[in-house]
RNA sequence: AGAGUUUGAUCCUGGCUCAGAUUGAACGCUGGCGGUAUGCUUAACACAUGCAAGUCGAACGGUAACAGCAGAGCUUGCUCUGGCUGACGAGUGGCGGACGGGUGAGUAAAGCAUAGGAAUCUGCCCGGUAGUGGGGGACAACCUGGUGAAAACCAGGCUAAUACCGCAUAUGUGCCAAGGCAUAAAGAGGGCCUCUUCGUGAAAGCUCUCGCUACCGGAUGAGCCUAUGUCGGAUUAGCUAGUUGGUGAGGUAAGAGCUCACCAAGGCGACGAUCCGUAGCUGGUCUGAGAGGACGAUCAGCCACACUGGGACUGAGACACGGCCCAGACUCCUACGGGAGGCAGCAGUGGGGAAUAUUGGACAAUGGGCGCAAGCCUGAUCCAGCAAUACCGCGUGUAUGAAGAAGGCCCGAGGGUUGUAAAGUACUUUCAAAGAGGAAGAAGGUUCUGAUUUUAAUACGAUCGGGAAUUGACAUUACUCUUAGAAGAAGCACCGGCUAACUCUGUGCCAGCAGCCGCGGUAAUACAGAGGGUGCAAGCGUUAAUCGGAAUUACUGGGCGUAAAGCGCGCGUAGGUGGUUAGAAAAGUCGGAUGUGAAAUCCCCGGGCUCAACCUGGGAAUGGCAUUCGAAACUGUCUGACUAGAGUCAAGUAGAGGGAAGUGGAAUUUCAGGUGUAGCGGUGAAAUGCGUAGAGAUCUGAAGGAACAUCAGUGGCGAAGGCGACUUCCUGGACUUAGACUGACACUGAGGUGCGAAAGCGUGGGUAGCAAACAGGAUUAGAUACCCUGGUAGUCCACGCCGUAAACGAUGUCAACUAGAUGUUGGGGGGCUUGUCCCCCUUAGUAUCGAAGCUAACGCGAUAAGUUGACCGCCUGGGGAGUACGGUCGCAAGAUUAAAACUCAAAGGAAUUGACGGGGGCCCGCACAAGCGGUGGAGCAUGUGGUUUAAUUCGAUGCAACGCGAAGAACCUUACCUGCCCUUGACAUCAUCAGAACUUGUUAGAGAUAACUCGGUGCCUUCGGGAACUGAUAGACAGGUGCUGCAUGGCUGUCGUCAGCUCGUGUCGUGAGAUGUUGGGUUAAGUCCCGUAACGAGCGCAACCCCUAUCCUUAGUUGCCAGCACGUAAUGGUGGGAACUCUAGGGAGACUGCCGGUGACAAACCGGAGGAAGGUGGGGAUGACGUCAAGUCAUCAUGGCCCUUAUGGGCAGGGCUACACACGUGCUACAAUGGCCGGUACAAAGGGUUGCCAAGCUGCAAAGCGGAGCUAAUCUCAUAAAGCCGGUCUCAGUCCGGAUUGGAGUCUGCAACUCGACUCCAUGAAGUCGGAAUCGCUAGUAAUCGCGGAUCAGAAUGCCGCGGUGAAUACGUUCCCGGGCCUUGUACACACCGCCCGUCACACCAUGGGAGUGGGUUGCAAAAGAAGUGGGUAGCUUAACCUUCGGGAUGGCGCUCACCACUUUGUGAUUCAUGACUGGGGUGAAGUCGUAACAAGGUAACC
Repeated sequence: AGAGUUUGAUCCUGGCUCAGAUUGAACGCUGGCGGUAUGCUUAACACAUGCAAGUCGAACGGUAACAGCAGAGCUUGCUCUGGCUGACGAGUGGCGGACGGGUGAGUAAAGCAUAGGAAUCUGCCCGGUAGUGGGGGACAACCUGGUGAAAACCAGGCUAAUACCGCAUAUGUGCCAAGGCAUAAAGAGGGCCUCUUCGUGAAAGCUCUCGCUACCGGAUGAGCCUAUGUCGGAUUAGCUAGUUGGUGAGGUAAGAGCUCACCAAGGCGACGAUCCGUAGCUGGUCUGAGAGGACGAUCAGCCACACUGGGACUGAGACACGGCCCAGACUCCUACGGGAGGCAGCAGUGGGGAAUAUUGGACAAUGGGCGCAAGCCUGAUCCAGCAAUACCGCGUGUAUGAAGAAGGCCCGAGGGUUGUAAAGUACUUUCAAAGAGGAAGAAGGUUCUGAUUUUAAUACGAUCGGGAAUUGACAUUACUCUUAGAAGAAGCACCGGCUAACUCUGUGCCAGCAGCCGCGGUAAUACAGAGGGUGCAAGCGUUAAUCGGAAUUACUGGGCGUAAAGCGCGCGUAGGUGGUUAGAAAAGUCGGAUGUGAAAUCCCCGGGCUCAACCUGGGAAUGGCAUUCGAAACUGUCUGACUAGAGUCAAGUAGAGGGAAGUGGAAUUUCAGGUGUAGCGGUGAAAUGCGUAGAGAUCUGAAGGAACAUCAGUGGCGAAGGCGACUUCCUGGACUUAGACUGACACUGAGGUGCGAAAGCGUGGGUAGCAAACAGGAUUAGAUACCCUGGUAGUCCACGCCGUAAACGAUGUCAACUAGAUGUUGGGGGGCUUGUCCCCCUUAGUAUCGAAGCUAACGCGAUAAGUUGACCGCCUGGGGAGUACGGUCGCAAGAUUAAAACUCAAAGGAAUUGACGGGGGCCCGCACAAGCGGUGGAGCAUGUGGUUUAAUUCGAUGCAACGCGAAGAACCUUACCUGCCCUUGACAUCAUCAGAACUUGUUAGAGAUAACUCGGUGCCUUCGGGAACUGAUAGACAGGUGCUGCAUGGCUGUCGUCAGCUCGUGUCGUGAGAUGUUGGGUUAAGUCCCGUAACGAGCGCAACCCCUAUCCUUAGUUGCCAGCACGUAAUGGUGGGAACUCUAGGGAGACUGCCGGUGACAAACCGGAGGAAGGUGGGGAUGACGUCAAGUCAUCAUGGCCCUUAUGGGCAGGGCUACACACGUGCUACAAUGGCCGGUACAAAGGGUUGCCAAGCUGCAAAGCGGAGCUAAUCUCAUAAAGCCGGUCUCAGUCCGGAUUGGAGUCUGCAACUCGACUCCAUGAAGUCGGAAUCGCUAGUAAUCGCGGAUCAGAAUGCCGCGGUGAAUACGUUCCCGGGCCUUGUACACACCGCCCGUCACACCAUGGGAGUGGGUUGCAAAAGAAGUGGGUAGCUUAACCUUCGGGAUGGCGCUCACCACUUUGUGAUUCAUGACUGGGGUGAAGUCGUAACAAGGUAACC
């Protein structure tokens, strides 16, 4: 620091996801040791049990328990007595229970943080000053009596104090009318001197210590106030009557509406009051580069709370966690009358929960309370226990060791890998185990003693020393040594990309995985297992959560033309911002100093545990706040000045700017009248409609409403919406020019306010045309549409609403700056002019191009989307949704403001390449057209589908399957079916053994086969044996037309013989890509030429190859025969010839080469000449990059899978030949251009020894007999047929047609039944030219005629060839089909057989409404009134003080008033849950109906 994911690919926008760090965690698997930390985040839920706050006898009366001592009694080990001593239950009293410990419910401010302030209190502690005199009366404990189950309580009596109360004194302190008045105290302990009846007996003293009182000061702690900061919601906008202030009084420790009375009417709020939700705050913690964001466990500071609510008392301090009173809920005890309790202290229990520990030890240390002290108490604390919960450290060995062991896994079968890993050998012993030793944490306290101090004192006490005996929970401590032995100690996750790490097997869209993208449908590196690997390691993964990455809320640091995003447009309030210049002051700003910013944490430098974590010393830092001293540039403030911004005045200019009134003509329609006759109108075509009752047409006249042709223009005006005949009136703004004036008066603008198309609404008018709705006619599968005929609201006017539009330049307003060019509108100036022409400068608009720059690109470009400044508005993934609820506005329609649940991994912008279009342009093709002949109808042949069957083997399925694989199924073929057999096999290789191989015959059987049998001993040899063949045995293996053509090779079809498909370098573009290859011509052609940021090249085209058409040459047998000769009935039959034909080798020839024209001086085209042939002469072979997962596993080859006495092999028979039917391809016909009969002529190309087969003979014929010739230019198949000549038939189901059937035969073959071909005789079906539709063909072609061949024993109407005869037509490219190039649109890219919308049906999910129902919170108005405090007080009562002795003062109880918690009622608000039914939304596998959108999407789309 980035990465994955939208696309065919690209750039951008934008979300989602990942890699990092972290945690008080939890869960899964695993688990050796130690150190240091941490450990109920949930139910502030309820709690059994134990402990957590006591202490002081040196305050007191005392003696219940214990111990000691003394005494007594005696039953010598018991009882009793004595507070005498140590001590001490209960009690009085003092101090402490306000600390320590817990929790975070409440609290958005009575809190907290930071910085300040003044009107306060402060026990214990410290310093200082002054005191501590003298009296009094009680109450507990205790005793007696009583009530009660208990808890507890009542009455009477006794008593002490550092308990309580007067008096005195008053340094002081408080108050004051300035005279005065008021106000304290407590003693206790140790020691000593004196007196002495020598008994601690008495009194007065001395001294020390600890106390007490008053005051001053300090320290510490606490209370109060102010400023600033401190979460979210405006779908919470107004809140407030003690409310804001004043005066007076009360009250408090203290200021204050803190409280009360009166007066005034204030106070808070858009800088967010009030209300609602959430939340303890901070130091800090986590993360981050930082700024920030999230959090507030442990530790530390503050606050709040203590079962819930209220209340006070005591006290220095509380409205009090382990105190009190009351109310409530809950739990427990009860004799039912009444009582008791509060773990959010430490342990622990239940419950809740994913989840969080021991009912441990000790006060040894640190600290706290009490005490003079010893000491006691202390679940604070220190330790231990449990937990891998976290961090840190250590170990599980080290070295050597190749036969690279065995085993596992993979394999191309060779090997590789696990792997120096193991074993083996040599070492070591940390940790753990056992044994032995063994620190520090301990300072103090007690006691003895020395010195100093205090003192009258050698006591006591204090300070500084010395000695002694002692104090450790942890603890079997840390640590050290010894012993033994590699001994006791490794797992977890991952391995498709992101992301380090790959193979096999299993599975087969199943099981499963998944953080995102996505894997899995038979070869899964993605599932599961294994081997191997990678990463961490006593842990590893997962889940949850926070920050980061995320510049994805942008202060640092984003955007708004088209991606989300500029309010429809003005005016203007608050606010923000603001021209030039001088001065003042110093708010902002900048600098210095001071204070503070607790400690801990973080950071730096050190130190201590062996290191580290951890602990610790010092420093730095703590961005802040406050105070103070300075500076004066900038901003603000104040004062003064200026004119460049802004405005005013003057003179002009242009204009559909606005409002009102009036006027005009053209046209439509209607009405009236005239002429006139049969149609009009409308459409793609029609019909509805109008018309003989006279339409339409035409003429005249009238009425009425609406709109204003031409001018008219990317012209004008206006803020926008918008504005268009003419005239008048009223009125706004802009621009120009030259001066004068004011002197910053300005810009923007949240709220606010005004204007605001069309449609719509209200009231009243108006209504010619047009025209939602509606009606009818068409179209259509339907047509609630598009088209047509009608037609009402509306459109128009007046007034009032509505307030929205794709209200768009999809571009907020204002200002400044930054190249040009061109057009145009309004002004001004100048030049030249015949000119109203033209040119130049300038200014305000408006428009097109364009530089720099910007932009993702498109594009923008002085009218910016450039460079800057000011202000406002708006955006933050798609859907849900501009929706719901709530509010505001509206008569309504609706507008505005505006969510969430849920769901997806995309949605989107621009551009690119394709493909496509019922887009466009150009061009081609038997594509259409023009023609000729067919198919589709009939019969038959053949193939296919379907059906049937035991089987009808399999494949091919639009063109591009269907006379196709099959160039030929009776058996064989044959793969299918039935039956019978074989199992190392019919075939290959290897091993062992035996045998030559082979062969004859008989029997059984359907045959395969089986049994028996006759003959036969081979070849080579280095004599060892070897090669072939046969049989047997056992296993490796054979075999498979079994599956997968969607695992493949090869081959093939098709687009298409269409003209295309690409590359290198360069250039352009961020890029995909483009350019080249486009353009102008031309061609059959990306053929060629020209142009050109391209220049070249490759595969294709063409040519080179073959056949054919002409000629030449060479060669003449089997071919030929002109001339010469011979011969025949005739024939190259013979001699001979080499001319011709022909054969087959080699050459020539054709190249737009020549001429003319057109074209651009090109390429080329048109015409002509010559020529056998002319513009590729004709035909063939030849098939670019690629497409169709096209076809073929059944030609062959082949991966994987499957079968192995069978899915292999053999045999017989059957089937592939079936037959209600449908389709394709053909043959034969339907006849006279013909049939039949007779005669007669002319080919080419092929085949032939398992063959072709002549002559001759027989048969009506198929054929038979026969055997010559021929391995072929020799012989043969082999007569070509149509044609020509003659005859007959005369339009009919025929002398057409030949199917079907009967009979008789021939041939092939082992065998013609299923199931062959042919012949003869007989029979004589359909069919009279074929509906919709559809096919072929452009010249030696179609059509027609016959001939041959392959396959083959036999079996073509098929296929492949051959020649004979031999046409018609093409105007042309509008249309159909296919194709090529360019261009355009696109929401398509498995690419239009695409994509995609909505209703309906079904399932699930969340949500709105809903008669209501049930909770929570809360406002207002009332009721109610416990405990308590305060006020009042007529009742009762009252130790200390006063008294004139009557009483008073005072206190208490009671009563009462005020306040007030619980609680109750009524009525609102708000929120949550739930609700029959209902609304839309989302998601879901191939459901239904249509086809709305994307192409001109078939009616352009959209608002």
Notes:
A computed fold for a 1503-nucleotide RNA from an uncultured bacterium, annotated as small-subunit ribosomal RNA. It matches the Rfam family "Bacterial small subunit ribosomal RNA". Its family is annotated with structural constituent of ribosome and ribosome in the Gene Ontology. The sequence is in RNAcentral, with records from Greengenes.